[in-house]
RNA sequence: AAGUUAUCCAGAAAGGUUGAGGGAAUAGACCCAUUGAAACCUUAGCAACCCUCUAAAUUCGUAUUAGUGAAGGUGCUACAUUCUACUAGACUAUUUUGUAUAAAAUGCAUCUAGAUAGAUAACGA
Numbered sequence: 001a002a003g004u005u006a007u008c009c010a011g012a013a014a015g016g017u018u019g020a021g022g023g024a025a026u027a028g029a030c031c032c033a034u035u036g037a038a039a040c041c042u043u044a045g046c047a048a049c050c051c052u053c054u055a056a057a058u059u060c061g062u063a064u065u066a067g068u069g070a071a072g073g074u075g076c077u078a079c080a081u082u083c084u085a086c087u088a089g090a091c092u093a094u095u096u097u098g099u100a101u102a103a104a105a106u107g108c109a110u111c112u113a114g115a116u117a118g119a120u121a122a123c124g125a
Stems, first nucleotide, its partner, number of pairs: 003123006013043005021032003026085004044077003049073002051069001053067004081117001086114005092107006
């Protein structure tokens, strides 16, 4: 590095340097930004993945579950991963067929579930 597993609608900003972009990439939308973007530095904070401590049960393990804490390793501190995109379903509209109950096709919005991609953590010859 590939890959595996888990999480992603919660939470938490000031100062300095600098100076025009930024919200990962493509498209659209919506936003942030000279009342200072991104980046870097300092300090502070959030969270609890690793981790500390306690308890439980076990197949007695380098493992599991529940709680607890925040010293340390990461991470994070506008907007849901800012939203949508692909699939399925719900709802709904139109058209066609049919005497009719109905059936089929197509499509916008909304909602639900999932997939893809991405981010982070812990593993990882």
This is a predicted structure of a 125-nucleotide RNA (SAM riboswitch aptamer (S box leader)) from a Bacteroidia bacterium. It matches the Rfam family "SAM riboswitch aptamer (S box leader)". Gene Ontology term of the family: regulation of gene expression. The prediction has a mean pLDDT of 78.